[in-house]
RNA sequence: AGAGUUUGAUCAUGGCUCAGAAUGAACGUUGGCGGCGUGGAUUAGGCAUGCAAGUCGUGCGAUAAGCCCCCUUCGGGGGGUGGACAGCGGCGAAAGGGAGAGUAACGCGUGGAUAACCUACCCCCGAGACCGGGAUAGCUGCGGGAAACUGCAGGUAAUACCGGAUAAUGUCUCCGGACCAAUGGUGUGAUUCCGCUUGGGGAUGGGUCCGCGUCCUAUUAGCUUGUUGGUGGGGUAACGGCCUACCAAGGCUACGAUGGGUACCGGGCGUGAGAGCGUGGCCCGGCUCACUGGGACUGAGACACUGCCCAGACACCUACGGGUGGCUGCAGUCGAGAAUCUUCGGCAAUGAGCGCAAGCUUGACCGAGCGACGCCGCGUGCGGGAUGAAGGCCUUCGGGUUGUAAACCGCUGUCAGUUGGGAGGAAAUCGUUGGGGGUCAUGGGCAAUGCCCCCGGUUUGACAAAUCCUCAGAGGAAGUACGGGCUAAGUUCGUGCCAGCAGCCGCGGUAAGACGAACCGUACGAACGUUAUUCGGAAUCACUGGGCUUAAAGAGUGCGUAGGCGGUUUGGAAAGUUGGGUGUGAAAUCCCUCGGCUCAACCGAGGAAUUGCGCCCAAAACUGGCAGACUAGAGGGAGACAGAGGUGAGUGGAACGUAGGGUGGAGCGGUGAAAUGCGUUGAUAUCCUAAGGAACACCAGUAGCGAAAGCGGCUCACUGGACCGGUCUUGACGCUGAGGAGCGAAAGCUAGGGGAGCAAACGGGAUUAGAUACCCCGGUAGUCCUAGCCCUAAACGAUGAAUGCUUGGUGUGGCGGGUAUCGAUCCCUGCCGUGCCGGAGCUAACGCAUUAAGUAUCCCGCCUGGGGAGUACGGUCGCAAGGCUGAAACUCAAAGGAAUUGACGGGGGCCCGCACAAGCGGUGGAGCAUGUGGUUUAAUUCGACGCAACGCGAAGAACCAUACCCGGGCUUGAACUGUGCACGACCGUCUAAGAAAUUAGAUUUUCUCUUUCCCUUCGGGGACGUGUAUACAGGUGCUGCAUGGCUGUCGUCAGCUCGUGCCGUGAGGUGUUGGGUUAAGUCCCGCAACGAGCGCAACCCUUGUGCUUAGUUGCUAACUUGUUUUACAAGUGCACUCUAGGGAGACUGCCGGUGACAAACCGGAGGAAGGUGGGGAUGACGUCAAGUCAUCAUGGCCCUUACAUCCCGGGCUACACACGUGCUACAAUGGCGUGUACAAUGGGUUGCGAACCCGCGAGGGGGAGCCAAUCCCAAAAAGCACGCCUCAGUUCGGAUUGCAGUCUGCAACUCGACUGCAUGAAGUCGGAAUCGCUAGUAAUCGCGGAUCAGCAUGCCGCGGUGAAUCCGUUCCCGGGCCUUGUACACACCGCCCGUCAAGUCAG
Repeated sequence: AGAGUUUGAUCAUGGCUCAGAAUGAACGUUGGCGGCGUGGAUUAGGCAUGCAAGUCGUGCGAUAAGCCCCCUUCGGGGGGUGGACAGCGGCGAAAGGGAGAGUAACGCGUGGAUAACCUACCCCCGAGACCGGGAUAGCUGCGGGAAACUGCAGGUAAUACCGGAUAAUGUCUCCGGACCAAUGGUGUGAUUCCGCUUGGGGAUGGGUCCGCGUCCUAUUAGCUUGUUGGUGGGGUAACGGCCUACCAAGGCUACGAUGGGUACCGGGCGUGAGAGCGUGGCCCGGCUCACUGGGACUGAGACACUGCCCAGACACCUACGGGUGGCUGCAGUCGAGAAUCUUCGGCAAUGAGCGCAAGCUUGACCGAGCGACGCCGCGUGCGGGAUGAAGGCCUUCGGGUUGUAAACCGCUGUCAGUUGGGAGGAAAUCGUUGGGGGUCAUGGGCAAUGCCCCCGGUUUGACAAAUCCUCAGAGGAAGUACGGGCUAAGUUCGUGCCAGCAGCCGCGGUAAGACGAACCGUACGAACGUUAUUCGGAAUCACUGGGCUUAAAGAGUGCGUAGGCGGUUUGGAAAGUUGGGUGUGAAAUCCCUCGGCUCAACCGAGGAAUUGCGCCCAAAACUGGCAGACUAGAGGGAGACAGAGGUGAGUGGAACGUAGGGUGGAGCGGUGAAAUGCGUUGAUAUCCUAAGGAACACCAGUAGCGAAAGCGGCUCACUGGACCGGUCUUGACGCUGAGGAGCGAAAGCUAGGGGAGCAAACGGGAUUAGAUACCCCGGUAGUCCUAGCCCUAAACGAUGAAUGCUUGGUGUGGCGGGUAUCGAUCCCUGCCGUGCCGGAGCUAACGCAUUAAGUAUCCCGCCUGGGGAGUACGGUCGCAAGGCUGAAACUCAAAGGAAUUGACGGGGGCCCGCACAAGCGGUGGAGCAUGUGGUUUAAUUCGACGCAACGCGAAGAACCAUACCCGGGCUUGAACUGUGCACGACCGUCUAAGAAAUUAGAUUUUCUCUUUCCCUUCGGGGACGUGUAUACAGGUGCUGCAUGGCUGUCGUCAGCUCGUGCCGUGAGGUGUUGGGUUAAGUCCCGCAACGAGCGCAACCCUUGUGCUUAGUUGCUAACUUGUUUUACAAGUGCACUCUAGGGAGACUGCCGGUGACAAACCGGAGGAAGGUGGGGAUGACGUCAAGUCAUCAUGGCCCUUACAUCCCGGGCUACACACGUGCUACAAUGGCGUGUACAAUGGGUUGCGAACCCGCGAGGGGGAGCCAAUCCCAAAAAGCACGCCUCAGUUCGGAUUGCAGUCUGCAACUCGACUGCAUGAAGUCGGAAUCGCUAGUAAUCGCGGAUCAGCAUGCCGCGGUGAAUCCGUUCCCGGGCCUUGUACACACCGCCCGUCAAGUCAG
């Protein structure tokens, strides 16, 4: 000292939360010792029991036991001593101890006053104590009563009581005078000592009064009759309405009376940098209380904690008649509570009471006990010790960590335990003894045995135990919380929005560093956490030290009371102020220094501090007060002037609807389109006339006026204010303004008028899913006037009023000055008002900016998280509606402001794309093919799901593939690697079983072959194979939301970024925007930007044209030869075609125009090709948690005689249905038949397969040639020519079915393709809707290839024939750039409002 949390990010506002310290604490876990503190905070609830106030015989009488003496009738009696239990008397009991109920008060604190007072005991000084008297307890006797207690009679003492005397320095006083006291005790030889009375003084303690300070509430605004004052009287220690009688009518209050709530106050304590805030337990001071309420008595002192009386409640005793009691003393008990101790010891110390004293009493006090309740201290060991042991945990399996930690070795002995000693707390009083000194009354002197003083010795410890010593042994002694961020400290497993955590943010839905556990770590440590509370952080109530345009917050506006603040100058006084001195500010505490306990806590001493209050002295600048002066503030008089300023009265035209009349004749009106409505009973339209009400076009203007609300035709009357210029005048008369009292739009209310238009409510018509709306037709209150209420608005500049100061520019309204001018007017300039732009400064930013949101002064109002709520209750105002004032419970972790980047908009601008439009052909209807959904099934394996899944993975499911199902097998396994052991074969062949996999057996004899390979020191070792065992294999099992890689899509769209600089507090912006241009962020220009990167383009392939090189298998023009002489072959040749290498060509290069002298565009020339020539490959940053764990790879999880693996059969081909993609058609631009022409890309040895022969055909036989520019597939088809068909379910169409076949293959039943014959379905161009295509394209025609044993209508390619249309960008879809709004950011498939249901919470 800060941090977390609103957002995608940012700044600011703002609340919530955390880290700190503290406590009379409590709870949880744990717990070794000691010291010092501390401990009923709740029920001021009730209390059993014991103790807590007595003492004095040196005041008095009497006297038990005991002891001594005497007498004795031996029963006892007397005297003395003694001082029990009592009594009279004295002092004390009013202190000490406890508690905080009451009290908001002179109660407390502080400072004063008392000439308005008292004070026992104590101290000092003065005076005095003479003579008498009568009682009464105790006691004795007799009684009453259960008890408590009490009555009568007799008799007795005093330092008890009373009378008289004396009496002032006392009291009263009319100043003459009057009045008031006493007691003795003790002891000596005697003086002694203790008392008594009175007066004065002191000390101490109190009483009373006053100034100032002392909580919340105005949703408490008025209170008061002994009340306020006076006089007389009474009362008190004392002033006083303290009490009483009479008189007066006062007193208090917004500076908060009265009422309500709460509370003892202070020193202090906690916290805080401080100012403050909170608090008042222990200790100290004060107050108050003592079962509750009231009262007095005694006394120096009480209205009395353990006194009295009365009443009440409660409890106890009782013989029922009556009595007794008061723990808020110390212990203790019950109750309530989260919660607070022993029915202990002692008067040894300190103190108190009494006493001459010894001494007695003392739950005050001193000690001990219990409680980690707090603070402080100590210990639980120290050193060495690496193979870094074992075990645990993690692991990438190498290791790491726990960890020098342990073991082990060496050492020490604190604390606790044991043994024995034991300082100091003790000073004394007193007694006694020794020594020394003093004193002795009366005039003087002496002595000691008395008395006094000093010194020395002797006595007194409840409680512990400091400390020292002995012994033994590491032995008896560590936990708690936390580990996602804040906040120091992380891994694994378990769990799977479950269980749970959580102070805030938030974790948990299968890889959780946040739950639970383990290990490890962090923090503190005999404690550690939690809860509660206080302060802090919080400048989050802001005095120090905040704000109010938009975040919460300026009252709607002026007037004005109290109050606050206030111009220039002089004098004097000194209230504030300042300086100095002085008194006080108790002690303790805090702080500093020193000291005592081994240290510390704790304690002691000294100092400082105590910021305050009183008094004295001084100063006179400032503020205030008094006195005086001034004119710059403010006001007044006269002059000039602008204006929708206000009130009243009058008056005008246009428009409007209505009424009357004329013309006219079918519609009008209204809307997006309509309808309701009006109209032949004559509307609308048009003309004339009349009555009527309301509002005032143009002028008219970010023009004017007014405090605001507000004010608009014209005229008159009355009236308020501003401004300007110079002068006269008053002389601070000013500013603000709590309360108060005025004004206050619209709507609304009351009463009476008025009512044209408009128009809530209401009626109707439309719109719509509905339409209690928007639109239309009507229409009543109301709007208007008069009188009176209401009192609110986004009453806004969301900006209170006043005054001063602070760079500018430019409009406009009013008034004035200067100069020029004939003048209008221009220019310069002053003041007042009203606008815009903009600088400094300010602001979170936006913005404000001489009309401040700048800078200052002063006054008022207001704010303190969101919701609840401007609600409830109360009060007040109102006729009502309602206004003003104005909460809480509960709930949330935000709500809100400004700006930024995106995204979005049925916002805007610009522009693209077969996006629409214009066209051509399709799909959607039929049959079939194929994929998907669904259904079915033992299984119909799995994946793909808008575009971007659905002829997709699959470039080809009869078996296999195959992952699915049924069944049969197998378990180190079908395939891989390593190790240990054993063996040397294994394979094959045959037989049997079986559906197969496989299992079981044989392999004897003879013959043949083999008995492995390499090295060898001949022991063996290695390789290989088999068997066995063990590590492990294996998984198309799960998670594409754990991943890599690959891919789709936006999109071949033109975008996406960076460095440096600059701007901004920042997110971010700029660059990349702008003006043009382009297919393009393509290029040019401009510009706080300058450059660069990934994309675009180009470079690459192919195609289109020449050239060149080369010439076989290609080509064949010319030439030669041959033959079956219109042709072919061979040779020659490389001219042409072609092939495949190279190179050329196109660059807006040239011309004209447009454009900004640019980029570029338009047109043209040349050219095979022209503005990217056509096509392809090439896919930026990113988006979709897009797709794929089933291509592959891979983390984690799961299975392991099975979810692995082998085999047979089945399934993936099912079929009421739905969808996608295709094929073939519906025919004449056609079908069929015959004839005939022209390609290109490709493929071929497990292959392509010619000629020829057979078959109607599929095909078969055959086998030439070809590893290919050579041979083959191979026939291209549409086309062309001729013929038939003649509009029909057909010579269209070919589904379906029957029969017969061919081919491939181990095998065509489920389930192949093809052929022939026969059969001949639907279908006559397809609803809503929808797809492709811009040129060699669409359409149409065939050909080839991959996969493949066989099986394309699919897919990938190839060529042939070969169109139409594009005006254009309004609309649909997608996209790009700029801009705008936003409460969206999971981003419009967003956000979000209301009602309802169930549940829950609060009142």